The RNA shown here (SAM riboswitch aptamer (S box leader)) has 92 nucleotides and comes from an Actinomycetota bacterium. The sequence was found by an Rfam model in a public genome assembly. Its mean pLDDT, the model's own confidence on a scale to 100, is 85.
RNA sequence: GACUCAUCCGGAGUGACCCGAGGGACCUGGCCCGAUGAGGGUCCGGCAACCGACGCAGGAGCGCACGGUGCCAACGCCAGGAUCGAUGAGGA
Numbered sequence: 001g002a003c004u005c006a007u008c009c010g011g012a013g014u015g016a017c018c019c020g021a022g023g024g025a026c027c028u029g030g031c032c033c034g035a036u037g038a039g040g041g042u043c044c045g046g047c048a049a050c051c052g053a054c055g056c057a058g059g060a061g062c063g064c065a066c067g068g069u070g071c072c073a074a075c076g077c078c079a080g081g082a083u084c085g086a087u088g089a090g091g092a
Base pairs, nucleotide, nucleotide: 003090004089005088006087007086008085013044015043016042017041018040019039022033023032024031026081027080028079029078030077045072046071047070050068051067052066054063055062056061076084
């Protein structure tokens, strides 16, 4: 990394430090967040249960939360559009 499958109206911090003016994936129209520091990075904390492990079943299941991710404003913020986006597992 093309592609395949599954999920995306639930849940989670007034934390600390650094950078710093934009950000909410893209386009359009809205709306919202932001120097009372949005957003990005690190640490701590937390949520959750996709994959592995373990246990119960022997089942497309249940439990656990040890490991690998992921996530922690608003229904992927809303609507429309697009060969759309994100996450997990596999991946010639």